[in-house]
RNA sequence: GGGGGUGUAGCUCAGAGGCAGAGCGACGGUCUCCAAAACCGGCAGCGCAGGUUCGAUUCCUGCCACCCCCC
Numbered sequence: 001g002g003g004g005g006u007g008u009a010g011c012u013c014a015g016a017g018g019c020a021g022a023g024c025g026a027c028g029g030u031c032u033c034c035a036a037a038a039c040c041g042g043c044a045g046c047g048c049a050g051g052u053u054c055g056a057u058u059c060c061u062g063c064c065a066c067c068c069c070c071c
Stems, first nucleotide, its partner, number of pairs: 001070007010024004018054001027041004047063005
């Protein structure tokens, strides 16, 4: 220098045009003498900037970070 992949909640991952979800964790509650377990509850997120579209996490372009391959 060239090519490819990944980027979504604190962590691990779904979701691939129409309200963004799960598990675990953390927090609050119930229960308990206390704690654990169990059960209930809410909180919390689409890497950045443009483009297309009535509408973008999703499609397109550029950039950034990380990983892999080639030179």